[in-house]
Molecule: transfer RNA
Organism: Saprospiraceae bacterium
RNA sequence: ACGGGAUUAGUUCAAUGGCAGAAUAGCGGUCUCCAAAACCGUUGAUGGGAGUUCGAAUCUCUCAUUCCGUG
Numbered sequence: 001a002c003g004g005g006a007u008u009a010g011u012u013c014a015a016u017g018g019c020a021g022a023a024u025a026g027c028g029g030u031c032u033c034c035a036a037a038a039c040c041g042u043u044g045a046u047g048g049g050a051g052u053u054c055g056a057a058u059c060u061c062u063c064a065u066u067c068c069g070u071g
Base pairs, nucleotide, nucleotide: 001070002069003068004067005066006065007064010024011023012022013021018054026042027041028040029039030038047063048062049061050060051059
């Protein structure tokens, strides 16, 4: 320099162009003599910008970060 992949909650991961979810962590509660475990409830996210579309996490462009490969 060129080619390809990844970027969603504190963390690990889902989501066929049509309500953004789970686990875990955090917080509150039940239970317990106390704590842990278990159970119930609850908070929290689409890397930045632009475009296409009635509608974008998803498609297109660009930028950023990161990983792999070619030379």